Model confidence (mean pLDDT): 76 of 100.
c-di-AMP riboswitch aptamer (ydaO/yuaA leader) from Thermocatellispora tengchongensis, 145 nucleotides, folded computationally.
NCBI's taxonomy places the organism under Bacteria, Bacillati, Actinomycetota, Streptosporangiaceae, Thermocatellispora.
It was read from a public genome assembly, where an Rfam model found it.
[in-house]
C1' cells in the first nucleotide's frame, strides 16, 4: 500500500415501517404519525367455479431458443417448464422539470368472500442495502457573510 471480514457510531437509500411515553425492562404495553383493508344511499359493473380478490412499481408479450410430458391429431398445432429478448410501471443524496448514463420490472396474502363508498369496524409500522454515494441544465428553497 491493497484487498476482504466483524464490531460501534454517524450519514444515507428502497420500502408505509419513524418518534414519543410507561412498565414486571433487550422484551410487552400504549400513544402520535405514517400506510392498508373491510364498509350505505347515488352510481357503476354481468357471469359461473375451469372461481375471485388483496399488499406491490412488479404487468404484458414473442412467427426466439432448449427441454419434458399431456390433448388434439397425424408430423402439424395447443399447453407446461427453464432461458433468453423486450415491454407498462418503478428506483438512484434538498424538492420539481428537461436531457442522458445505470438497475427493478419480485415475492406473498385472503379462501368460495370483498365495485365504489358517509358514518363506523378491523390491521401493519417489517426487511433488505450502501459510504463521495449517477452526471449535466433550469428553477426553487434553506443555510451562512
Nucleotide at each position: 500500500c491493497g484487498c476482504g471480514u466483524g464490531c460501534g457510531g454517524c450519514c444515507g437509500c428502497c420500502g408505509a415501517a419513524u418518534c414519543c411515553g410507561c412498565g414486571c425492562c433487550u422484551c410487552g404495553c400504549g400513544g402520535a404519525g405514517c400506510c392498508g383493508g373491510g364498509g350505505a344511499c347515488c352510481c357503476a359493473c354481468c357471469c359461473a367455479u375451469g372461481g375471485g380478490g388483496g399488499u406491490g412499481a412488479a404487468u404484458c408479450g414473442g412467427c426466439g431458443c432448449g427441454c419434458c410430458c399431456g390433448c388434439c391429431a397425424g408430423c402439424g398445432g395447443c399447453g407446461g417448464c427453464g432461458c433468453c429478448c423486450g415491454u407498462a410501471g418503478g428506483g438512484c443524496a434538498c424538492u420539481u422539470u428537461c436531457c442522458a448514463g445505470c438497475c427493478c420490472g419480485a415475492a406473498c396474502c385472503c379462501g368460495u368472500c370483498a365495485g365504489c363508498u358517509a358514518a363506523c369496524c378491523c390491521g401493519g409500522u417489517a426487511g433488505g442495502c450502501g459510504g463521495c454515494a449517477u452526471g449535466g441544465a433550469a428553477g426553487c428553497a434553506a443555510g451562512g457573510a